Model confidence (mean pLDDT): 83 of 100. This is a predicted structure of a 476-nucleotide part of an RNA (small-subunit ribosomal RNA, 3' major domain) from Trichopus zeylanicus subsp. travancoricus. Its Rfam family is "Bacterial small subunit ribosomal RNA".
Context: one part of a larger RNA
RNA sequence: UGAUGGGGGCCCACACAAGCGGUGGAGCAUGUGGUUUAAUUUGAUGCAAAGUGAAAAACCUUACCAGGGCUUGACAUGCCGUGAAUCCUCUUGAAAGAGAGGGGUGCCCUUGGGAGCGCGGACAUAGGUGGUGCAUGGCUAUCAUCAGCUCAUGUUGUAAGGUGUUGGGUUAAAUCUUGCAAUGAGUGAAACCCUCAUGUUUAGUUGCCACCAUUGAGUUUGGAACCCUGAAUAGACUACCAAUUAUAAGCCGAAGGAAGGUGAGGAUGACGUCAAGUCAUCAUGCCCCUUAUGCCCUAGGUGACACUUGUGCUACAAUGGGCGGGACAAAGGGUCGCGAUCCUGUGAGGGUGAGCUAACUCCAAAAACCCAUCCUUAGUUUGAAUUGUAGGCUGCAAUUCGCCUACAUGAAGCUGGAAUCGCUAGUAAUUGCCGGUUAUCCAUACGGUGGUGAAUUCGGUCCCGGGCCUUGUACA
Numbered sequence: 001u002g003a004u005g006g007g008g009g010c011c012c013a014c015a016c017a018a019g020c021g022g023u024g025g026a027g028c029a030u031g032u033g034g035u036u037u038a039a040u041u042u043g044a045u046g047c048a049a050a051g052u053g054a055a056a057a058a059c060c061u062u063a064c065c066a067g068g069g070c071u072u073g074a075c076a077u078g079c080c081g082u083g084a085a086u087c088c089u090c091u092u093g094a095a096a097g098a099g100a101g102g103g104g105u106g107c108c109c110u111u112g113g114g115a116g117c118g119c120g121g122a123c124a125u126a127g128g129u130g131g132u133g134c135a136u137g138g139c140u141a142u143c144a145u146c147a148g149c150u151c152a153u154g155u156u157g158u159a160a161g162g163u164g165u166u167g168g169g170u171u172a173a174a175u176c177u178u179g180c181a182a183u184g185a186g187u188g189a190a191a192c193c194c195u196c197a198u199g200u201u202u203a204g205u206u207g208c209c210a211c212c213a214u215u216g217a218g219u220u221u222g223g224a225a226c227c228c229u230g231a232a233u234a235g236a237c238u239a240c241c242a243a244u245u246a247u248a249a250g251c252c253g254a255a256g257g258a259a260g261g262u263g264a265g266g267a268u269g270a271c272g273u274c275a276a277g278u279c280a281u282c283a284u285g286c287c288c289c290u291u292a293u294g295c296c297c298u299a300g301g302u303g304a305c306a307c308u309u310g311u312g313c314u315a316c317a318a319u320g321g322g323c324g325g326g327a328c329a330a331a332g333g334g335u336c337g338c339g340a341u342c343c344u345g346u347g348a349g350g351g352u353g354a355g356c357u358a359a360c361u362c363c364a365a366a367a368a369c370c371c372a373u374c375c376u377u378a379g380u381u382u383g384a385a386u387u388g389u390a391g392g393c394u395g396c397a398a399u400u401c402g403c404c405u406a407c408a409u410g411a412a413g414c415u416g417g418a419a420u421c422g423c424u425a426g427u428a429a430u431u432g433c434c435g436g437u438u439a440u441c442c443a444u445a446c447g448g449u450g451g452u453g454a455a456u457u458c459g460g461u462c463c464c465g466g467g468c469c470u471u472g473u474a475c476a
Stems, first nucleotide, its partner, number of pairs: 001476002003473003007470006016459001019423005026314006033307001034305002042053002064300001066298005073125001077124002079121005087102006107114003127289002130287003136283002138278003143272001148187006154163003167178003193266004198234007208223002213220001237260001241253001244250001303442001316416001320375003324371003332363003337356002342351003382413001387408007429452007
């Protein structure tokens, strides 16, 4: 100087407490382990692996396995020979491929070549999702959006080092202030950036409708006020007032204001830690394979199932369930597409095909909610698993292994042990809607978006984690 202590002091955080809702029990979805298997490809393993890489495993993907094939190779560059190329038919085969026949002589210069493409040959070499993340780059997680980490000059100490960076206050903050052998500086913090909340100016179509007419309808004249959308700009800075403090920094209260003390959310992540993760995004050293650890194809597997555990969904009901009627969003996507209307079917769907390259048209019905009515505490008009039958859609193909519909079937489950998780406000809880990826879809996932909308925080005793100072130590 660090590290460390069931040493001390100060401080912070949904860390505890105060509350609300979960997980742990049930069924299912999904991931992991284990077991099994020809293969069940593989990485990730406390927090910081396990609905993770994967924003889509029927084929493809695909890396795994079985079988059938290829060996200058599926792909790149160079050499030689040959044929234009594309195309059509037949045989064989599960396909990949192998064999045979037919047609065809193009383009640019000219008697030979060139461009391009195919086939054959020999070698240099290709190829490898093979190994090593403990050889690496790059990228990323984590401590942590925690307040730290350093340097120059000076000074001090024999030196390692110290000081600055400590003390008194204060802050979300090494934030600011004051004192001081320190004086300055850098990096991080803050600010600058984006979105949301208010106004003004400007622009009014596809959006809007107060006035004037008009219609079934902002439909059509018309309007530029309002709403909304795009652009520009103003606004918040402890600026003003009072109390308090050291006449400081600040803190507390009030006013005005759309917004008040970082206004809310995002992006932004210091020096470093973990030989953290990734050689399977990519790049790359070394090692290894080269008639195979490379390449093509068919089928299978990644979807197995005594069990285990993580993350979720649906429930166990009356603050509910069924049936009928009625109301209110935001954000997003669409030509390989979204698909209105009408007809048809109990329905999934089918037929038709208006409009829309979208503030124009379509997806599109918002759901919880409100009104009316039935059920009356039951394993039920709860719950929906499981199973059977009949159908629909996508696709070459739905058996392993897709989604959806109708009818029948109607399991466990009556609020969950020890333990454990999230959350401080438009938050939790609850409720729908949309998107990417896709031919379809295993999405209950992930990422967005609005609707309804709480409770509690007395506090600093304790648990976990972190920061600063100080102290003990036979540790480095």
Annotation: The RNAcentral record of the full RNA draws on SILVA.